[in-house]
Context: one part of a larger RNA
Molecule: small-subunit ribosomal RNA, 5' domain
Organism: uncultured bacterium
RNA sequence: GGAUGAACGCUAGCUACAGGCCUAACACAUGCAAGUCGAGGGGAAACGGCAGCUUAGCUUGCUAAGCUGGACGUCGACCGGCGCACGGGUGAGUAACGCGUAUCCAACCUGCCCCACGGUGAGGGAUAACCCGCGGAAACGCGGCCUAAUACCUCAUGGUCUCCGAGCUUGACAUCAACCUUGGAGUAAAGAUUCAUUGCCGUGGGAUGGGGAUGCGUCUGAUUAGCUUGUUGGCGGGGCAACGGCCCACCAAGGCAACGAUCAGUAGGGGUUCUGAGAGGAAAGCCCCCCACAUUGGGACUGAGACACGGUCCAAACUCCUACGUGAGGCAGCAGUGAGGAAUAUUGGUCAAUGGACGAGAGUCUGAACCAGCCAAGUAGCGUGCAGGAUGACGGCCCUAUGGGUUGUAAACUGCUUUUGCGCGGGGAUAACACCCUCCACGUGCUGGAGGUCUGCAGGUACCGCGCGAAUAAGGACCGGCUAAUUCCGUGCCAGCAGCCGCGGUAAUACGGAAGGUCCGGGCGUUAUCC
Numbered sequence: 001g002g003a004u005g006a007a008c009g010c011u012a013g014c015u016a017c018a019g020g021c022c023u024a025a026c027a028c029a030u031g032c033a034a035g036u037c038g039a040g041g042g043g044a045a046a047c048g049g050c051a052g053c054u055u056a057g058c059u060u061g062c063u064a065a066g067c068u069g070g071a072c073g074u075c076g077a078c079c080g081g082c083g084c085a086c087g088g089g090u091g092a093g094u095a096a097c098g099c100g101u102a103u104c105c106a107a108c109c110u111g112c113c114c115c116a117c118g119g120u121g122a123g124g125g126a127u128a129a130c131c132c133g134c135g136g137a138a139a140c141g142c143g144g145c146c147u148a149a150u151a152c153c154u155c156a157u158g159g160u161c162u163c164c165g166a167g168c169u170u171g172a173c174a175u176c177a178a179c180c181u182u183g184g185a186g187u188a189a190a191g192a193u194u195c196a197u198u199g200c201c202g203u204g205g206g207a208u209g210g211g212g213a214u215g216c217g218u219c220u221g222a223u224u225a226g227c228u229u230g231u232u233g234g235c236g237g238g239g240c241a242a243c244g245g246c247c248c249a250c251c252a253a254g255g256c257a258a259c260g261a262u263c264a265g266u267a268g269g270g271g272u273u274c275u276g277a278g279a280g281g282a283a284a285g286c287c288c289c290c291c292a293c294a295u296u297g298g299g300a301c302u303g304a305g306a307c308a309c310g311g312u313c314c315a316a317a318c319u320c321c322u323a324c325g326u327g328a329g330g331c332a333g334c335a336g337u338g339a340g341g342a343a344u345a346u347u348g349g350u351c352a353a354u355g356g357a358c359g360a361g362a363g364u365c366u367g368a369a370c371c372a373g374c375c376a377a378g379u380a381g382c383g384u385g386c387a388g389g390a391u392g393a394c395g396g397c398c399c400u401a402u403g404g405g406u407u408g409u410a411a412a413c414u415g416c417u418u419u420u421g422c423g424c425g426g427g428g429a430u431a432a433c434a435c436c437c438u439c440c441a442c443g444u445g446c447u448g449g450a451g452g453u454c455u456g457c458a459g460g461u462a463c464c465g466c467g468c469g470a471a472u473a474a475g476g477a478c479c480g481g482c483u484a485a486u487u488c489c490g491u492g493c494c495a496g497c498a499g500c501c502g503c504g505g506u507a508a509u510a511c512g513g514a515a516g517g518u519c520c521g522g523g524c525g526u527u528a529u530c531c
Base pairs, nucleotide, nucleotide: 001531002530003529004528006527007526008525009524010523013382014381015380016379017378019375020374021340026338027337028336030335031334032333035082036081037080040079041078043075044074047073048072050069051068052067053066054065055064056063057062058061089293090292091291098218099217100216101215102214103213104212105211108210109209113206114205115204116203117202118201119200120199121155122154123153124152131144132143133142134141135140161186162185163184164183165182166181167180169178170177171176191198192197193196219265220264221263226256227255228254231253232252233251234250236248237247238246268290269289270288271287272283273282274281275280295316296315297314298313299312318329319328320327346372348371349370350369354368355366356365357364358363385416386415387414388413395407396406397405398404399403421468422467423466424465425464426463430458436452437451438450439449440448441447475520476519477518478517479516480501481500482499486515487514488513489512490511496503497502
């Protein structure tokens, strides 16, 4: 000198963009953050319409109330499907194939999506909701009766699927792989409806996402020198989507290490960022990729995918409820609270856009996201006026003091401008869709295209025009040398200053004040850290 997720002191007009618990992975009140589908199903708690009946008021066909009716719009709870493994947070652990890079899997999986081929036959028994009853303070649980399905089960059919056996050809680094032929065994489905769609099942391929293996790289300490028994390898098996001591039985005695094993400490890794001419050094906040975690420890279930942040079970600590027998909970999601700390924001708005889940769609949900609020904590831009104006006013300060110097064109005064401010008026884009309506094309399909209607949180915001009036807007540090900028007064080794050298003991350019000056400027200094 540059830099920072900074903090502190003094000061502070506006706008835009980006940023904002670095500490206690400490504890959390409250609200929200994952639902959706009635075009799978039985149904009808609520709301609405409609129909019928009854009652009341009267204007005699209208209003109000009640009851009944799932035929209708819809729909709480329930069964079922899909999603909840994404998105969002944090960095505790981890020195590791965790990450980065390169390669391999002939040792693997992949829901939704795309392509191709084929299929979708016949039956059955339950169960939730509802109803009845019981237990419990509650959370909730138990029993009985009825019932549906795209829930569950059985049978059938089936080959390009799987397994076992045989043959043939081809390929490969390989224990093997692929095509074809043949014998045997096994395995599937689900319907809905507006009648043309959409679902469902099997197989093969694709795409995407994941799993595994390996080479190289990846902090400090030798005041850590030896470490290891499932340890290293083999045979056989189990398990897995798959390879593998991953696990097990048996056999062998190996394996790693001064090219640093083991142990200890520290730490998420990278893209990147800062600095530097570079080499290098340092950092890993925001954004992106990967990993790990979800109060602590452990386990599995479901599922295409989890060993699962807002699922489940067990144990532990803590908090809360309790009728003392039991129960409930998990903000490292968004806000917010307490605590810790030098220190870090609103219990805001909207799904309008982008994206996601579900749905045929309308749409619903979405603290993802987009916006707004707070904060000079950063970067950038703008302003606090411009021009003229000397008898060089007054005042202040200084001197060699009837005078001069300086503050200083500075002020007053005259003219001008109006960014900003205040007032009034105007004000688009972000919107393109989807859906709906009309038309056209063909491959006749909610297929594709054209036109029209609807849809804006921010917000009457940004921005623009007009009017008014210099009006609303400057400070901080420093002035001995390093280092740009000096005089006077006070103090008298006192009070104090200080980054280093050092100043202060009666003429202090170094302390305190004043005047003047220098530097930077909506900031300026100090502290901390890196280069």